RNAcentral holds the sequence, with entries from Rfam. The RNA shown here (SAM riboswitch aptamer (S box leader)) has 107 nucleotides and comes from Allolucifera butyrica.
[in-house]
RNA sequence: ACUUCAUCAAGAGUUAGCUGAGGGACUGGCCCGAUGAAGCUGCGGCAACCAUCGCGUGAUGCGAACGGUGCCAAUUCCAACAGGAUUUGAUUCCUGGCAGAUGGAGA
Numbered sequence: 001a002c003u004u005c006a007u008c009a010a011g012a013g014u015u016a017g018c019u020g021a022g023g024g025a026c027u028g029g030c031c032c033g034a035u036g037a038a039g040c041u042g043c044g045g046c047a048a049c050c051a052u053c054g055c056g057u058g059a060u061g062c063g064a065a066c067g068g069u070g071c072c073a074a075u076u077c078c079a080a081c082a083g084g085a086u087u088u089g090a091u092u093c094c095u096g097g098c099a100g101a102u103g104g105a106g107a
Stems, first nucleotide, its partner, number of pairs: 002106007013043001015042004022032003027079003044072003049068002052064004076099001081096005
């Protein structure tokens, strides 16, 4: 990198050091950023996918949070494609899909 399954409206950094201009995947928009972006390290936190432990069921589960990941601006920031609702229109909203992210499994 590929296939498949689950989840993505909740939650958690006004943190220390190094560094110094970008970042929010892509396109458009709109945001964040020298009152310090991204990255690395420390510390802190959230969550509960896997593992573990406890409890429980016919089965689904419930709880804990020492381990493996993940995450800690904005709904995956919004839209993008298709269909629908509303409207004279602008607009607004709904559903599905695509793409993406994370985890489990597989070859």